[in-house]
RNA sequence: UGAGUUUUCGGCUAGGGUUCCGGCGUUCAACACGUGUCUGGUCCGAGAGCCGAAGCUGGCGGGACAGAAAAAUCCGUCAGAUGCACGGCGGGACAAAAGCCCGGGAGAC
Numbered sequence: 001u002g003a004g005u006u007u008u009c010g011g012c013u014a015g016g017g018u019u020c021c022g023g024c025g026u027u028c029a030a031c032a033c034g035u036g037u038c039u040g041g042u043c044c045g046a047g048a049g050c051c052g053a054a055g056c057u058g059g060c061g062g063g064a065c066a067g068a069a070a071a072a073u074c075c076g077u078c079a080g081a082u083g084c085a086c087g088g089c090g091g092g093a094c095a096a097a098a099g100c101c102c103g104g105g106a107g108a109c
Base pairs, nucleotide, nucleotide: 007054008053009052010051011050012049015044016043020041021040022038023035024034025033026032056080057079058078059077060076061075062074084104086107090102091101092100
């Protein structure tokens, strides 16, 4: 100076707000109004959080004995790898916000 990779899905959590429910207040009362500077339920929710499944790689078995010889697609089972990861401003969605999405982006190292 330059290049490249980071599998997918589900459940949940940290976190997030306020449509709905509940709470609180106003009110004679409320299904009305206000309040998220209300612990909450619903809800949203992580690349750099957790768990699980699939996928991936390899062994073995089946398929599968035929065949000169050898293998694969497929099914089951067992095992293995899944490392590292600082990070804006701004914008976007739903009611709204966010560790959501743009985004393992810009930039930094």

This is a predicted structure of a 109-nucleotide RNA (Guanidine-I riboswitch aptamer) from Roseobacter sp. Taxonomically the source falls in Roseobacter (Bacteria, Pseudomonadati, Pseudomonadota, Rhodobacterales). Its mean pLDDT, the model's own confidence on a scale to 100, is 76.